[in-house]
This record gives sequence, C1' cells and structure tokens, in this order.
RNA sequence: GUAUUCCAAUAGGGGUGCCUUAUUAUAAGGGCUGAGAUUAUACCCUCUGAACCUGAUACGGAUAAUGCCGUCGUAGGAAAGGAGAUUUACACAA
Repeated sequence: GUAUUCCAAUAGGGGUGCCUUAUUAUAAGGGCUGAGAUUAUACCCUCUGAACCUGAUACGGAUAAUGCCGUCGUAGGAAAGGAGAUUUACACAA
C1' cells in the first nucleotide's frame, strides 16, 4: 500500500405474526416461533445486498394455530460512503 475479519460512529432501509384468556365489543395478561412479534433510545440489514417487499388468499410438510419449516430463489425489486479501530494474507521499503 492492497485485499480481508470484527467493532464503534454518522446516514439510511425494514418488519412487528399466530393461538388463548374471550365475551356483543374493548383493554390488560399468558403461550408458540424468531435477532426482533405492546413502534421497542430496541433488533436486523445497507450492493460480496434472503434485512425486507412482489409473486402469494402460491405449492409441499408439520402444528393448538401461524411465512412454523422447506420449495419458489442463479426470479423481479430493495437502503452509504469516506474516515477510525482491529484480525489475517500478500507486496514494497527500512
């Protein structure tokens, strides 16, 4: 110096279901999965982009139920770059 791992700061993007209590209706509480399910000073993601959206009232398998799991998916979209710190490798110089 280049690339790379991890972290912090700044800026931005995103989601927030299902069941039960439970009823004519409303609120609180509880259970399931998950990083996040009460918009949380939180959590995740930012082009090496599966965070998230469309396809989708999709398809297959499970479940008390649900994007719960998988396919779809080499699909179509989708939000930052330069500095700081740090790991490793290579090259150069001393």
This is a predicted structure of a 94-nucleotide RNA (TPP riboswitch aptamer (THI element)) from a Marinilabiliales bacterium.
It was read from a public genome assembly, where an Rfam model found it.